[in-house]
RNA sequence: UAAGUCUGCCGGAUGAUCGCGGCUGCAGGUGACGAAAGUCCGCAGGUGAGGAAAGUCCGAGCUUCUCAGGGCAGGAUACCGGAUAACGUCCGGUGGGGGUGACCCUAAGGAAAGUGCAACAGAAAUAAACCGCCGGCUUUCAGCCGGUAAGGGUGGAAAGGCGAGGUAAGAGCUCACCGCCUCCGCGGUAACGGGGAGGGCACAUGCAAACCCUAUCCGGAAGCAAGACCGCAUAUAAAACGAUACGCUGACCCGGCGUGUUUUAGGGUAGGUCGCUUGAACCGGGCGGUAACGUCCGGUCUAGAUAGAUGAUCAUCCAAGACAUAACUCGGCUUACAGGCAGGCUUACAUU
Numbered sequence: 001u002a003a004g005u006c007u008g009c010c011g012g013a014u015g016a017u018c019g020c021g022g023c024u025g026c027a028g029g030u031g032a033c034g035a036a037a038g039u040c041c042g043c044a045g046g047u048g049a050g051g052a053a054a055g056u057c058c059g060a061g062c063u064u065c066u067c068a069g070g071g072c073a074g075g076a077u078a079c080c081g082g083a084u085a086a087c088g089u090c091c092g093g094u095g096g097g098g099g100u101g102a103c104c105c106u107a108a109g110g111a112a113a114g115u116g117c118a119a120c121a122g123a124a125a126u127a128a129a130c131c132g133c134c135g136g137c138u139u140u141c142a143g144c145c146g147g148u149a150a151g152g153g154u155g156g157a158a159a160g161g162c163g164a165g166g167u168a169a170g171a172g173c174u175c176a177c178c179g180c181c182u183c184c185g186c187g188g189u190a191a192c193g194g195g196g197a198g199g200g201c202a203c204a205u206g207c208a209a210a211c212c213c214u215a216u217c218c219g220g221a222a223g224c225a226a227g228a229c230c231g232c233a234u235a236u237a238a239a240a241c242g243a244u245a246c247g248c249u250g251a252c253c254c255g256g257c258g259u260g261u262u263u264u265a266g267g268g269u270a271g272g273u274c275g276c277u278u279g280a281a282c283c284g285g286g287c288g289g290u291a292a293c294g295u296c297c298g299g300u301c302u303a304g305a306u307a308g309a310u311g312a313u314c315a316u317c318c319a320a321g322a323c324a325u326a327a328c329u330c331g332g333c334u335u336a337c338a339g340g341c342a343g344g345c346u347u348a349c350a351u352u
Stems, first nucleotide, its partner, number of pairs: 001348010012317007020048002023045004029041001031040003050323001054334002057332005062223005074218005079093005094108001095106004109213002114211002116207003130152002132148007160178002163175003179201001180199005186193002227274004236265006245259005281300008318321001
């Protein structure tokens, strides 16, 4: 210098004017409402989206309802160890795969419990002789019988691989190496690694992201329009009053009931308050840990609306601005993203 790989971060800036949502303060404005407190309007100050606010896919907090206890069923997870409030997340490691390398990918338990599936091709798919090879016989350009899984051919897969011996030809039939299985030491918390001995190689292949088996974990449902509190109204109930009047009962009167007034209860409409933003929070530093993370000290307060604000215009500058807009709150994952910055490392070339 070029190519690459991993990690962290930023994601238009500055100023002016107008406008909007919270908050604090002022003035009580010869503004509005109100008895007042206060509310609205007004003025001033300060503040006001993201790394994903998104998808709503996991894990929690919080809330209401439901639920004796246990089992079955169901769901989730699946190499090992750790982190965490928890997780399917994260960190570190092991095995396997890819890359010259930095590094990346990996749902990675069980197919000697059972069931199921394996299209097409191929003679044959768990059962084997189509061609070939070898032996024998015959009716000898060939046929029949037998042996053979070394060779050909089909296939993703054909009864461990490869070499040598052996044989009629062959075959773990025998042997070396590799693989596999069993056993025994060693290292490691473990996954596992590495070593030794034995076994001619079984259950004879693969699929569990097919059912299934094993192990571990899990009460369920709905979600802040959850829900809690206050509460004009209206239905209803109770008590008290009942002068007059009206209706019903009654031939009429008294009486009774209703309409009425007041108070209380009740439930909860309109509306309001809370939930609501101080939180497993963020920033800096020390210590422990390889790390995820933990702990201590100091500092900061950083939207909270409820028809829902965070915008518009202008000027200047540059690298010319992507994906996208909170609605109870956190921890993750996934997906989208113009452009830019910083650092570690690798490979190749060149120079000193």

Notes
The prediction has a mean pLDDT of 75. This is a predicted structure of a 352-nucleotide RNA (Bacterial RNase P class A) from a Lachnospiraceae bacterium. A source record names the gene rnpB. The sequence is in RNAcentral, with records from ENA.